[in-house]
RNA sequence: AAUCAAAAUAGCGAUGGGGUCCGCUCUCAACCGCCCUUAUGGGCUGAUGACUCCUACCUGGCA
Repeated sequence: AAUCAAAAUAGCGAUGGGGUCCGCUCUCAACCGCCCUUAUGGGCUGAUGACUCCUACCUGGCA
């Protein structure tokens, strides 16, 4: 220096935060949505990986 393994820690799961659970990654990583188009460009859904709460946003009703 390279490679492998273990432990700890950390990070990640298309838009914010908390909790719980699940999964993934070992930094050359996990992850970075979908549709149409040769490209340019255009269009669409969702604040969750899942559950729940808060916030933001959207729709409807009442005061």
The prediction has a mean pLDDT of 77. The RNA shown here (Fluoride riboswitch aptamer (crcB RNA motif)) has 63 nucleotides and comes from a Deltaproteobacteria bacterium. NCBI's taxonomy places the organism under Bacteria, Pseudomonadati, Myxococcota, Myxococcia. The sequence was found by an Rfam model in a public genome assembly.